Predicted 3D model of a 90-nucleotide RNA (Glycine riboswitch aptamer) from an uncultured Granulosicoccaceae bacterium. It matches the Rfam family "Glycine riboswitch aptamer". Rfam links the family to the GO term glycine biosynthetic process. The coordinates come from a structure-prediction model, not an experiment, and the mean pLDDT is 81.
């Protein structure tokens, strides 16, 4: 150079869940506050199973929903490619 997985940027792609209900403020309003109620899971978070010196520890798109979020916008696990970096192989 090249490949391998890691890391950080950029692109595209990317689900689910009430445009809910009163009040307040605003010319109105799908904005903003506040109170209620129903819901989602794929940001982050939190919990277990094998396993283990049965102790520590120890996994997830399962599990909770604390936080987030439930017209658009925005975020979004995860995936593609590019870039650059730093191990390792060569």
């Nucleotide at each position: 150079a090249c490949g391998u997985a890691c890391g950080u940027g950029g692109u595209g792609g990317g689900a689910g869940a009430g445009a809910c209900u009163g009040g307040u403020u605003a010319c109105c309003g799908a904005u903003a506050c506040c109170a209620g109620c129903g819901c989602c899971g794929a940001a982050g978070g939190a919990g277990c199973a094998a396993c283990g010196c049965c102790c520590a520890g120890g996994a997830a798109a399962c599990u909770c929903u604390c936080a987030g979020g439930c017209a658009g916008a925005a975020g979004g696990a995860c995936c593609a490619c590019c870039a650059c970096g730093a191990a390792c192989g060569a």